[in-house]
RNA sequence: AGAGUUUGAUCCUGGCUCAGAACGAACGCUGGCGGCGUGCUUAACACAUGCAAGUCUUACGGGAAAGUUCCUUCGGGACCGGUACAGUGGCGGACGGGUGAGUAAUGCAUAGGAACGUGCCCUUAGAUGGGGAAUAACCGAGGGAAACCUUGGCUAAUACCGCAUAUAUCUACGGACAAAAGGCGGCUUAUAGCUGCCGUCUAAGGAUCGGCCUAUGUCGCAUUAGCUUGUAGGUGAGGUAACGGCUCACCUAGGCAACGAUGCGUAGCUGGUCUGAGAGGAUGAUCAGCCACACUGGGACUGAGAUACGGCCCAGACUCCUACGGGAGGCAGCAGUGAGGAAUUUUGCACAAUGGGGGCAACCCUGAUGCAGCAACGCCGCGUGAGUGAAGAAGGCCUUGCGGUCGUAAAGCUCUUUCGCUAGGGAAAUAGGGUUGUCGGAUUAAUAGUCCGACAACUUGAUGGUACCUAGAUAAGAAGCACCGGCUAAUUUCGUGCCAGCAGCCGCGGUAAUACGAAAGGUGCAAGCGUUGUUCGGAUUGACUGGGCGUAAAGCGCAUGUAGGCGGGCUUGUCAGUUAGAUGUGAAAGCCCCGGGCUCAACCUGGGAAUGGCAUCUAAUACUGCAAGUCUUGAAUAUCUGAGAGGUUAUCGGAAUUCCAGGUGUAGCAGUGAAAUGCGUAGAUAUCUGGAGGAACACCAGAGGCGAAGGCGGAUAACUGGCAGUAUAUUGACGCUCAGAUGCGAAAGCGUGGGUAGCAAACAGGAUUAGAUACCCUGGUAGUCCACGCCCUAAACGAUGAAUACUAGCUGUUCGGAAAUAUCCAUUUCUGAGUGGCGUAGCUAACGCGUUAAGUAUUCCGCCUGGGGAGUACACUGGCAACGGUGAAACUCAAAGGAAUUGACGGGGGCCCGCACAAGCGGUGGAGUAUGUGGUUUAAUUCGAAGCAACGCGAAGAACCUUACCUGGCCUUGACAUCCCGGGAUCCUACCAGAGAUGGUAGUUUCUCUUCGGAGACUCGGUGACAGAUGCUGCAUGGCUGUCGUCAGCUCGUGUUGUGAAAUGUUCGGUUAAGUCCGGCAACGAGCGCAACCCUUGUUCUCAGUUGCUACCAUUAAGUUGGGCACUCUGAGGAGACUGCCGGUGAUAAGCCGGAGGAAGGCUGGGAUGACGUCAAGUCCUCAUGGCUCUUACGGCCAGGGCUACACACGUACUACAAUGGCAGAAACAAACGGAUGCGAGACCGCGAGGUGGAGCGGAUCCGUAAAACACUGUCUCAGUUCGGAUUGGAGUCUGCAAUUCGACUCCAUGAAGUCGGAAUCGCUAGUAAUCGCAGAUCAGCAAGCUGCGGUGAAUACGUUCCCGGGCCUUGUACACACCGCCCGUCAAACCACGAAAGUGGUCUUAGCCGGAAGUGGAUCCGCUAACCUCGGAGGCGUUCCACCAAGGCUGAGGCUGUAAUUGGGGUUAAGUCGUAACAAGGUAGCCGUAGGGGAACCUGCGGCUG
Repeated sequence: AGAGUUUGAUCCUGGCUCAGAACGAACGCUGGCGGCGUGCUUAACACAUGCAAGUCUUACGGGAAAGUUCCUUCGGGACCGGUACAGUGGCGGACGGGUGAGUAAUGCAUAGGAACGUGCCCUUAGAUGGGGAAUAACCGAGGGAAACCUUGGCUAAUACCGCAUAUAUCUACGGACAAAAGGCGGCUUAUAGCUGCCGUCUAAGGAUCGGCCUAUGUCGCAUUAGCUUGUAGGUGAGGUAACGGCUCACCUAGGCAACGAUGCGUAGCUGGUCUGAGAGGAUGAUCAGCCACACUGGGACUGAGAUACGGCCCAGACUCCUACGGGAGGCAGCAGUGAGGAAUUUUGCACAAUGGGGGCAACCCUGAUGCAGCAACGCCGCGUGAGUGAAGAAGGCCUUGCGGUCGUAAAGCUCUUUCGCUAGGGAAAUAGGGUUGUCGGAUUAAUAGUCCGACAACUUGAUGGUACCUAGAUAAGAAGCACCGGCUAAUUUCGUGCCAGCAGCCGCGGUAAUACGAAAGGUGCAAGCGUUGUUCGGAUUGACUGGGCGUAAAGCGCAUGUAGGCGGGCUUGUCAGUUAGAUGUGAAAGCCCCGGGCUCAACCUGGGAAUGGCAUCUAAUACUGCAAGUCUUGAAUAUCUGAGAGGUUAUCGGAAUUCCAGGUGUAGCAGUGAAAUGCGUAGAUAUCUGGAGGAACACCAGAGGCGAAGGCGGAUAACUGGCAGUAUAUUGACGCUCAGAUGCGAAAGCGUGGGUAGCAAACAGGAUUAGAUACCCUGGUAGUCCACGCCCUAAACGAUGAAUACUAGCUGUUCGGAAAUAUCCAUUUCUGAGUGGCGUAGCUAACGCGUUAAGUAUUCCGCCUGGGGAGUACACUGGCAACGGUGAAACUCAAAGGAAUUGACGGGGGCCCGCACAAGCGGUGGAGUAUGUGGUUUAAUUCGAAGCAACGCGAAGAACCUUACCUGGCCUUGACAUCCCGGGAUCCUACCAGAGAUGGUAGUUUCUCUUCGGAGACUCGGUGACAGAUGCUGCAUGGCUGUCGUCAGCUCGUGUUGUGAAAUGUUCGGUUAAGUCCGGCAACGAGCGCAACCCUUGUUCUCAGUUGCUACCAUUAAGUUGGGCACUCUGAGGAGACUGCCGGUGAUAAGCCGGAGGAAGGCUGGGAUGACGUCAAGUCCUCAUGGCUCUUACGGCCAGGGCUACACACGUACUACAAUGGCAGAAACAAACGGAUGCGAGACCGCGAGGUGGAGCGGAUCCGUAAAACACUGUCUCAGUUCGGAUUGGAGUCUGCAAUUCGACUCCAUGAAGUCGGAAUCGCUAGUAAUCGCAGAUCAGCAAGCUGCGGUGAAUACGUUCCCGGGCCUUGUACACACCGCCCGUCAAACCACGAAAGUGGUCUUAGCCGGAAGUGGAUCCGCUAACCUCGGAGGCGUUCCACCAAGGCUGAGGCUGUAAUUGGGGUUAAGUCGUAACAAGGUAGCCGUAGGGGAACCUGCGGCUG
C1' cells in the first nucleotide's frame, strides 16, 4: 500500500467480498514446562452450609460452670479468676467488599461559585465547680410451641437530669439564653496538695470529607410539534446545616420550544480500552474516580455522617419453622448449589506483609488483602536436541519406466543435558514489630510515667523446603493444526461423475476435477492451529481533514419573501471573536521517552514529557463583530426615449368546416393497401343563392419577440406589469440567498351553470387477423369552449438552482445609443442589453461544455449515497373525489448503471456484384419403371450421411464371397504378429463321415547353410506374456473432406491519435472481375489472398516422318503397294496478345468506349489452384490414435438366410404421352478410351441373345468400331393409335461351384398407366442450353448411375424496383451463445417475508375516583408520668383526630408487541399456459403526466419531451 467481481473487450460510476489488528470470548483437532495477568458478557433468577464487623474492664456494675490440686469445722473455702460470659456505656457497623437494575439528568466530565455542615486529626485560648433522680444486668412472679414478652424488687457509670460559671449567639442594650466526666499512674507532709498520660467541655482557626448552585459538553426517533398550573416570577411566612416553589398563603400570567421543548426507545458516566497515518469510529470487563442500587415498594429513627447490603417499621411476592395461636429470612460480600446459557474457577491457607476498626497498650477482628488451587482464556519466555553421515538403503508416492522425490531425512558414529526426573543444600521478603535488660536525650520538681535514640539477648513466614545453587543418569520423557483454482505462499496421482460434496467473493462437480474425498508431496503458523461471533480498518462507501448532482443516484415546476447565513470604500472608538505571554487546573494508573529490578521478556518500578481542553490576568488591534461618523462604485428613484404574440376586459372582422331553406342537376358519393359498414332515386355528391351557429385566427412568421415559470399569435379600445438605452439629478449599502410560509402553475380530471361547428377517450358497426378487446374505416358521448370554484401534477427539460466577479476570439440575428464618411439612398467603426452557431485555454469517465461555462473563485439554498421491494405499506396531512405531499422495513440479488469501442443484426439508408430477379429455352412436381431415403415389417431387414452443404451419397457395381446383420453348428494363445519349449521337412494326392467348418485314414516326397555342436525357413503340439474387436466416444484427437466462396477479402511492423478498448493504414474521389490500379490523405511499408507463373484449347514456325499423310510419278478393288514428306496429322521446342497502335473520353492518371491490324482483343475459352476464419459441420466403418469396454467372447471359422421385405411418403433419374413424330428401306460424317485369365476380325450355324472357330494385336499398324441424331425415299393421318412400352405367360442364351429367394440379355405372345401434368420448384448466357450417340472405371456376370468424348446446335438479357445470397460505407441497438438474440405481463404450481383484518392475549404508560399500613408534621389534653419549678404546672410517653402518602380496588384512554379465519400485493424457483408490449423505423417511433377501456402484456384520447 491494495486486490477480486458488471463487459466480447474498455474507461467511469457503484455496491458486494478479501488480505490487517483486536477480544473477559465460544466451538473443533491437538497439547511439554515456567513467569505474569485474567476468569457469569446470560437470570438485578432462586439460594442449603460455613465464614465476611467488631472492639474496649485504663468508662460501669455483675459474674460463673466444668476442672485440677490443696485445705476443710463437711456447710464450704482456696486456685483457675474477677477468667469465660452476657448486660449498661463508648467508638466503629455511613469505611472496606459487591452489582449496574434504574437513571438521558436530582447523573457524569471540565471550569467556576456562595448561603453551609464536618466525628476521629492538628493549632491557639480557656474550662473541667457543686448536686440529683433512675435503669439494665441480677433476684423473684407470670405468659408463650417458639420468637420473645409482661410485671414486682436491688444497683453502678465517661449512661441521664438540673444548678453555677462562660470569651460565643440574640438584643428593644435593660437583658436573655447555653457546657463539661472522669479513668489509670507517680511523688507526698496522705480527707488536703503537686504532677504525667488518656479523656471531657467551650470558643476561634486549619486540614479532611461532605451538602448546595451556575455555565459548557453528554445516544437515537420529527412517521413524537407543541408542553406546562407549584407551572414562571414576586411579597410574606414556614422549613433546612444551608440557598431556593423546598413547602404554604396571596398577587401577577407567565415559563419552555425548530439552536428540537414534550413524548417514546436505548443507556450507569469518566480516566481510559480497541482500531486508525490522522481526523474519526466503536467501546466503558479487569485497575482507578464519581453516581445509583442492596428481594419489590413506601417510611422515618439514631448519628458528625445514612434515608443505612450483613439496622428498624409497614405493605407485597416468595421460601422456611409451627403446638395453627404465631413467628423467621434476604449471597448484586468470599467460597459454594440449582437454574439459565455457546460459556466463566476452590464450600483452600494466613493475618507473616500492606491497609482498616477498636484499644494507653499488649492484643483482638478483618473472605479487604497476601498467597495457593483450577482453566492454553490471554501475553511473554524456554524446550522437544547438535555435529557428521550416500549404499542417495528399505518402504511410500510419481513416472516418458530411464529415473525422480520424501532425503542427510533415517539407520550408523561422535557430542551436549536447558526443561523435566532423582538426591542434597537453601533464601531475600526482617535495616521491621514485640518482650526483657542497660545507656543517653526530651518533658518534669522528679531517679515515676511518657516519648525519641543506641546497644545486647530472646522471639515472629501463610506462601514454602518454593525461588535459587549443586550433584547424578539418559537423546533419553516432549508436535500439532490449517491450507495448496485466482485473490494468496504452496501440485500431482487415484476415486467420484451436476451424484456425493465444496464455497469468504468470483465460482468448482455432467468420465481425463491442481476447486469434491483420499494419498504422496509442498506452503504457512507453531504449544498451539483453525472456525464462528463482534469492533475498527481497508471504505475518500456520509467526504471537517476528504465526495458529488447535463447523460451514472442527485437542482424544489416557477417566483415573492420571514427567521437564519453571508455582505462595498474610508475614519474613529471598543476589544466580544482572533493572536501572544503568564498563572491555575487538567487525580493516580495507562500511552510515549530516559533509567532501574526480576538470567531475558511479559511484568514491576523511579523520573520526565504529554494531557490540543477549561478558567483567570495582562498585552496587541491587521481581519471579523459591535458603536459612531462619512463616501458612491452595489442597489433604488425621478426626468426623456424605445421595442414587444407580457397580462385583464370589452367590441369588431373575414376565410373555412358543419347544419338549415331554396334553385340547377342525376346516379352515384364517401372511404381504403384492397374493401365493407355509412350516405344517396323520399334526389345525395357536385354547383349557386340566402341564413344559423360555434370554435380557431392562413399569409406576415423568422434557431424573431415578450414573460419568473406554466405560457402568449386576427383587429381596435381601455386598464395594467416588467424590460432596454442615453444623460443628468436624488437617496446613501437601503444588498445577495433563503428552512418554514405565501402566490402562480400545461394537459387531463372534479363541482355548479351555460354552450357545442369541428375534433374526439368510452361505445357501436365494418375490415384485417390464428385471434384483434388494437393499428385502418364509418359513426359517436363525455370532453375540448365560456363563467365561477377546486385539483397542483408532466420528459413542468437546457434532464444544467439563484447571485457576483474574472478568463482568447470569429460570425449571424433582435432592440437601443454614439461617432466618422457620404449630395441622397446608405456605408463603416465603436458601444449597451438580449438571442443563436463555431471555437482557444481550461474542465469532463467519455460524449461534450466553452464570456448565456459543465472554466476560475466566493455566498446562500435544495438534493444524492448499490439494484429490486417502492415512491409501495403504515401513520400524519391537503383534497368533493381522482389523488397529491411527507415516506420506511422485512426479504432478495452481485450486480443495476453511464459513455465510448469492435462485431453481429434491422420488416434503417446509400453504392455494387451474382442465372439472384427479369427476358428466354428446356425440365421437375401428374404416369410407368429404375435407384436412394423415411416409415412400417422382420430372426435380421448391418452401419453411417440429415436444410442449403443427407437422400443414383460412402457403394468405380450385396446371387456365394463381399458382410460388418440374423439363425444354427464349431474353435479358445486363437484366422494374424513377436518371444520360449518339444516334435517333424513342408507341400501334394486319394478315400470315408458331415450342410460345411472340421475330424479320421492311407499314400508319395525327405529343404538350405554348417566350424558337424547346431542354426535358419516352413509345419504340428504345448506354455504364458499377448493377439483380436466394422465394440463406444468425430463433444478427447491427427489426417482428410464439405460449406460460405474463386466471395475479395484477412492481417502485421513502425509511426501517429485516443486515459483506454481501439482507431489510422484498409476510409475518401474515380476505376476494376478483383484491397485491380490511379489520385488524394498521418501515415509509410509489408505478408496471406487477387492476378501471373502450370496444364489444355484456338494460329503459326522449326525439327522429326512410322504404324500417319498422298499434291506429284507409277500401281491396286482399296495409300493396297513403290517412290515422296509438300499438305493433314502426330509430339518436342519456339513465336504470338501487351490496351502495344490510332481516335474519343477521363483529371495530362488509372481506366473506359470505338477503330485498325490480327488465328485470337481487352481475364481468348476451359481446368488445376480455395486467404484469415465459420459451422464442437462430416468421418473412430479407409487409415492412425487417447480413454473406456469385451477376452471359451462384443474375438475366430462355417452353412443357410438377410442387406433385394412393402398399406405408404419424399428426392434423383430413365422412358413416354407422339407427325419437329413412329415404322420400314437405302445410305454418310466423329472424338476419346480400352485390350493378354484380354480385345477378338474374316468365315460358318442360329429369327435372335449367341455358338463354332481363332487371322491379327501388348497396339497412330490388329480388335472393340455399327457412331447415332441428321439428310434421302416410302408408309402411318390424330386414334390410347403402326404412339407408349409397363406387366404377365411361354421358350431360350450367357456368366458363374450355384441365377429359387436374387443377374443381364434374346425370341414369341401380352399391351397397364399415360393425350404435356395443381400449389410449388430446378438448370442454363455460347459451341452454352437442348438433343444425339460413343467409350471407360468397377466387374466372372450385372449401369436408366458415375466419369469422360465428340456430333447437331438455339433463344434471350429492357434493366436492378422486387425475391435470395454476398461485398463496402454509414446509422440505430437494451443483441455478444450475437435476431433461431433479448425480453414484458396475466394465469397455473411450490416456498419465503410483509401489509390489511371480525377478533383474541401480553406488557408499559397515563387520567379520574375509592382506599389508606407504617411514618412524619399538626391538633387534641382523654390516660400515664422519677429528676425541674413559684407545686398550679412545664416537659415526656400514650390515646384520638386531621393532612400527606405505599400497596390495593373500580372505571376509562393510549403506546408497544404476539396471534388469527380470510384477504392483498411482493420476492424467489433448468426446461408449464396465453400472447409478443419493449430493444432495429422492433414492424402503429418511444417515453412522461392524466383520463377511460381491456385475459395479459397493453390500447385509445388530450397536452408535453427527444432520451
The RNA shown here (small-subunit ribosomal RNA) has 1507 nucleotides and comes from Theonella swinhoei. Rfam family: Bacterial small subunit ribosomal RNA. Rfam links the family to the GO terms structural constituent of ribosome and ribosome. RNAcentral holds the sequence, with entries from SILVA. The organism belongs to Theonella, within Eukaryota. Its mean pLDDT, the model's own confidence on a scale to 100, is 84.